């Protein structure tokens, strides 16, 4: 320095152009228990930034920033 990946909820993941962005684990509320904890219900919170392209972007194209990896 060139080149290729990934980045979506607190964590871990999926969603490969059009419903409301989903599922786990967590966290909170409520039932259940004498009280925890299992178990039921319900809640919660998210497309890295900035542009483009589309009638319509997490999704596709440029760029930029973190990471990781090959190269030299």
């Nucleotide at each position: 320095g060139g080149c290729g990946c990934a980045u979506u909820a607190g964590u871990g993941c999926a969603g490969c152009g059009g419903u409301u962005a989903g599922c786990a684990c967590g966290c909170c509320g409520g039932c259940c228990u004498c009280u925890c904890a299992c178990g039921c219900c319900g809640g919660u919170a998210g497309c890295a930034c900035g542009g483009g392209u589309u009638c319509g972007a997490a999704u596709c194209c440029c760029g930029u920033a973190u990471g990781c990896g090959c190269u030299a």
Background: This is a predicted structure of a 72-nucleotide RNA (transfer RNA) from Candidatus Wallbacteria bacterium HGW-Wallbacteria-1. The coordinates come from a structure-prediction model, not an experiment, and the mean pLDDT is 80. The sequence is in RNAcentral, with records from ENA. Taxonomically the source falls in Candidatus Walliibacteriota (Bacteria, Bacteria candidate phyla).